Small-subunit ribosomal RNA, 3' major domain from an uncultured bacterium, 477 nucleotides, folded computationally. The prediction has a mean pLDDT of 84. Rfam family: Bacterial small subunit ribosomal RNA.

Context: one part of a larger RNA
RNA sequence: UGACGGGGGCCCGCACAAGCAGCGGAGCAUGUGGUUUAAUUCGAUGCAACGCGAAGAACCUUACCAGGGCUUGACAUGCACUGGAAAUCCGUAGAAAUACGGCCCUCCUUCGGGACCAGUGCACAGGUGGUGCAUGGCUGUCGUCAGCUCGUGUCGUGAGAUGUUGGGUUAAGUCCCGCAACGAGCGCAACCCCUGUCCCAUGUUGCCAGCGAGUAAUGUCGGGGACUCAUGGGAGACUGCCGGUGACAAAUCGGAGGAAGGUGGGGAUGAUGUCAAGUCAUCAUGCCCCUUAUGUCCUGGGCUACACACGUGCUACAUUGGCCGGUACAAAGGGCUGCAAACCUGCGAGGGUGAGCGAAUCCCAAAAAGCCGGUCCCGGUUCGGAUUGAAGGCUGAAACUCGCCUUCAUGAAGGCGGAGUUGCUAGUAAUCGCGGAUCAGCAACGCCGCGGUGAAUACGUACACGGGCCUUGUACA
Numbered sequence: 001u002g003a004c005g006g007g008g009g010c011c012c013g014c015a016c017a018a019g020c021a022g023c024g025g026a027g028c029a030u031g032u033g034g035u036u037u038a039a040u041u042c043g044a045u046g047c048a049a050c051g052c053g054a055a056g057a058a059c060c061u062u063a064c065c066a067g068g069g070c071u072u073g074a075c076a077u078g079c080a081c082u083g084g085a086a087a088u089c090c091g092u093a094g095a096a097a098u099a100c101g102g103c104c105c106u107c108c109u110u111c112g113g114g115a116c117c118a119g120u121g122c123a124c125a126g127g128u129g130g131u132g133c134a135u136g137g138c139u140g141u142c143g144u145c146a147g148c149u150c151g152u153g154u155c156g157u158g159a160g161a162u163g164u165u166g167g168g169u170u171a172a173g174u175c176c177c178g179c180a181a182c183g184a185g186c187g188c189a190a191c192c193c194c195u196g197u198c199c200c201a202u203g204u205u206g207c208c209a210g211c212g213a214g215u216a217a218u219g220u221c222g223g224g225g226a227c228u229c230a231u232g233g234g235a236g237a238c239u240g241c242c243g244g245u246g247a248c249a250a251a252u253c254g255g256a257g258g259a260a261g262g263u264g265g266g267g268a269u270g271a272u273g274u275c276a277a278g279u280c281a282u283c284a285u286g287c288c289c290c291u292u293a294u295g296u297c298c299u300g301g302g303c304u305a306c307a308c309a310c311g312u313g314c315u316a317c318a319u320u321g322g323c324c325g326g327u328a329c330a331a332a333g334g335g336c337u338g339c340a341a342a343c344c345u346g347c348g349a350g351g352g353u354g355a356g357c358g359a360a361u362c363c364c365a366a367a368a369a370g371c372c373g374g375u376c377c378c379g380g381u382u383c384g385g386a387u388u389g390a391a392g393g394c395u396g397a398a399a400c401u402c403g404c405c406u407u408c409a410u411g412a413a414g415g416c417g418g419a420g421u422u423g424c425u426a427g428u429a430a431u432c433g434c435g436g437a438u439c440a441g442c443a444a445c446g447c448c449g450c451g452g453u454g455a456a457u458a459c460g461u462a463c464a465c466g467g468g469c470c471u472u473g474u475a476c477a
Stems, first nucleotide, its partner, number of pairs: 001477002003474003007471007015461002019424005026315008034306002042053002064301007073124001077123008089102005106115003126290002129288003135284002137279003140275001142273001147186006153162003166177003192267004197235007207224002211222003238261001241255005317417001321376007333364003338357002343352003383414001388409007430453007
């Protein structure tokens, strides 16, 4: 100087407390451990691994296993020699890769050759083989915590200290005052994006107040720019104003005006460093290793196994509910190998046909909870839907291992869950649906977004957890 303390002081955080909803019990989905297996590829492992890499494992993917092949190779560049198109297509063998045979047979040329292809040989290719404790890059975490440093000066033999401590204050090393310090840098804040109010400009594909036309009805048409909205530009919030407190400061409390008030709400943004943290399987890369195999092609299997254990979710256990009929209101997205209306057909998944739309125009598209009416009445039930049987649909060469969906039948556990434990302070929790990426299809109940309805509670900081500053002890570095 740090680190540590079941030392002290001050302070903060959904950290506790106060509340609300969960998890832990059940069934299922998913990941992991374990076990099994020819293989169940590999990685991630307290917080910070475990719906994680994977935003799509039937083949492919695929890295694993079994079997069948190839060896200048599936891929790149160069050299030498030889030959000529090769591929597609057809036939035979085969599980396919592939082998053999057939059909076919190019362009330029100075006729040397070249382009392209195949073969032989040589340099080499190739490796998701090892090492993340050799590395780059990227990332997690403490932590969006308020800290981390430097120059000069001063003090100290020196390590180092001072500044950065102190008194106040703040979300903040934020600001003020004081001070052997005076300044500065990286962080904080602001500048950026979205959202909340108003103004200006511009109105098509958007809008429809007033005027006119038309319809069973609809901005449908003429037209209009008022409004909504869209796009661009601007205004607005700064403790600016008033009062109290305060050291006459910084600031803080209350108020006015205002759409918004003291960081308005949200996002992006992550200092010096810590964990030899994670990643050699995104990529790059040193070294080591393989080279008729640890490379490469193919078929099939596996990654989907199942006594069990754990994590994360979904659905429930019902009456603030289930079922049936009617009816209302979103936002944000996606669409040409695409989204598909209307119509016909099927109980349905779906099928047929196909208008319109490269989309503020058309489509996906029905929003759901809600509201109105009916029914059920506490019963393992008209709760709950697992499991299983049968019949179908869709995608795809192909759904046996191993896809999703529909209908009929079947109707399991489950009576609100032990010890313990998680999230959340407001348009939040809870609850309700909608969309997208990946994608032929889909195991999505995941993830990332969008809007609808919309709470309760916070006395307080004694305690448990994490963190910041000062101080103290130490046989630790």